[in-house]
Context: one part of a larger RNA
RNA sequence: GGCGUGUGGGGGAUGUCUAGGUGUCAGGAGCGUUAUGGCGUGGAAGGCUGCGAAAAGCCCGGAGAAGCUGUCAAACAAGCGUUGAUUCCGGGGUACCAGAACGAACGCAGAGAACUGAAACAUCUAAGUAUCUGCAGGAAAAAGAAAGAAAACUCGAUUUCCCUAGUAGCGGCGAGCGAAAAGGAAUCAGCCUAAACCGCAAGACUUGUCUUGCGGGGUCGUGGGGUCCAACAUUGUGGAGUUACAAAACUGCCAAUUAGAAGAAUCCGAAGGAAAGCGGAACCAAAGAGGGUGACAGUCCCGUAUUCGAAAGUUGAGCAGUCUCCCGUUGGAUACCCGAGUAGGUCCAGCCACGUGGAAUCUGGACUGAAUCCGGAGGGUCCAUCCUCCAAGGCUAAAUACUCCCUGGCAUCCGAUAGUGAACAGUAGCGCGAGCGAAAGAUGGGAAGAACCCCUGUUAGGGGAGGAUACUGAACCUGAAACCACACGCUU
Numbered sequence: 001g002g003c004g005u006g007u008g009g010g011g012g013a014u015g016u017c018u019a020g021g022u023g024u025c026a027g028g029a030g031c032g033u034u035a036u037g038g039c040g041u042g043g044a045a046g047g048c049u050g051c052g053a054a055a056a057g058c059c060c061g062g063a064g065a066a067g068c069u070g071u072c073a074a075a076c077a078a079g080c081g082u083u084g085a086u087u088c089c090g091g092g093g094u095a096c097c098a099g100a101a102c103g104a105a106c107g108c109a110g111a112g113a114a115c116u117g118a119a120a121c122a123u124c125u126a127a128g129u130a131u132c133u134g135c136a137g138g139a140a141a142a143a144g145a146a147a148g149a150a151a152a153c154u155c156g157a158u159u160u161c162c163c164u165a166g167u168a169g170c171g172g173c174g175a176g177c178g179a180a181a182a183g184g185a186a187u188c189a190g191c192c193u194a195a196a197c198c199g200c201a202a203g204a205c206u207u208g209u210c211u212u213g214c215g216g217g218g219u220c221g222u223g224g225g226g227u228c229c230a231a232c233a234u235u236g237u238g239g240a241g242u243u244a245c246a247a248a249a250c251u252g253c254c255a256a257u258u259a260g261a262a263g264a265a266u267c268c269g270a271a272g273g274a275a276a277g278c279g280g281a282a283c284c285a286a287a288g289a290g291g292g293u294g295a296c297a298g299u300c301c302c303g304u305a306u307u308c309g310a311a312a313g314u315u316g317a318g319c320a321g322u323c324u325c326c327c328g329u330u331g332g333a334u335a336c337c338c339g340a341g342u343a344g345g346u347c348c349a350g351c352c353a354c355g356u357g358g359a360a361u362c363u364g365g366a367c368u369g370a371a372u373c374c375g376g377a378g379g380g381u382c383c384a385u386c387c388u389c390c391a392a393g394g395c396u397a398a399a400u401a402c403u404c405c406c407u408g409g410c411a412u413c414c415g416a417u418a419g420u421g422a423a424c425a426g427u428a429g430c431g432c433g434a435g436c437g438a439a440a441g442a443u444g445g446g447a448a449g450a451a452c453c454c455c456u457g458u459u460a461g462g463g464g465a466g467g468a469u470a471c472u473g474a475a476c477c478u479g480a481a482a483c484c485a486c487a488c489g490c491u492u
Stems, first nucleotide, its partner, number of pairs: 001491009015477001016442002020414002022411007029403002036098003039052003043076001046072003058092006067080003106137001107135005117124001121172001148155002159186004169177002190395003193339001197216009221373001223338003226334007238326004249322005254316005260308003266281004282299002284288001290302003344368007354380001375390005429436002449476001452464004
């Protein structure tokens, strides 16, 4: 010097654990001077939490029952409480300064990529996605009562799901894209206007017309309405209603919710620091879900099954009442009305599953430009027949989407380099700023956190003592490896 073994140091892997996450389900809720921040506020310096100059709180009502003055963080001071405090719930009061909006996703609209795929790439794809912007809503939004879908004995607003179907189609017919009707479900709800005509008011002028406003009338496709004529009918044991259809509410009941309450049944023995484990003998069970307790507890504690509970607030699409609104159809004649720079056309685009294609339908830009029921639009170029529907005004609940948030449950999800970035935090730190952004969990049943004594180079470390154990000693559960030291053995 090497190797090996052992004992330590070092280090913080591993195991066990969980205070925190992740996913998912059901219900609720989904705003309106807030979101967010600053500064204060305690007997007490700082952080967190709470609160707001009435400042860890004030008043009222309810629940509850013996202690309490939040926490890091032990004490001290000064106090409160069976005349019911602290605490929890409802209501009220207070609510400094800045801020003028905020908000996780979901919605509608405007603008709108590229990587990528096509085994290259340009049409195409990715994708109307990401991203940006505007506007919202919460009994979400959007859509919505056919100028629809269809082709049979037709259906009858919209939305969503299943299926149709990876079909019909589209496509450098490549890669790929990709319906709809029918059928089955969820949920169901229909209405209001413009015009014709009548009346009132105002205005204009050409002085009998026009315009505007309001009221009546009227709302449809077996066409409807207006006007004129005729016939019949009428208020009652009628109908409807706050969600569109007219609109403002109130009361009571019921239900839910915002605190809670009751809630069965076990003892003994041995070892042990400690019994819930072991041995013995019992009991409850509409409760043997779960958690805690000095080791594994149906019967120790909290709970669980089950049952009960609200003075006050909130919600209800529930019931009843008050209340509010409404109450003509048929037949004939007439040809007055039935949404105009609109429909349609041409050119150019977009969107339709549909890339210009034979390309309809729908939307936009430019230029044009009808008809009023003997009318008009559609049925995928176009024409005819036939069929269906009535555009150019508007409103509309439910079924549907989402989860920043609240309540409850579940998990062949993670277990501290995992799981959220975060079990401790949007902290420390970095950046002028927008913003970026960590590491870091575990003594012990209980601090009983080592009185006292001793060594010493004296805030270190060690030896006694104490305390089940201190190799559980605070750099604290377990304590691997690298690396270091010492002892012993073998060996050059």
Predicted 3D model of a 492-nucleotide part of an RNA (large-subunit ribosomal RNA, domain I) from a Planctomycetales bacterium. The source organism's lineage runs through Bacteria, Pseudomonadati, Planctomycetota, Planctomycetia and Planctomycetales.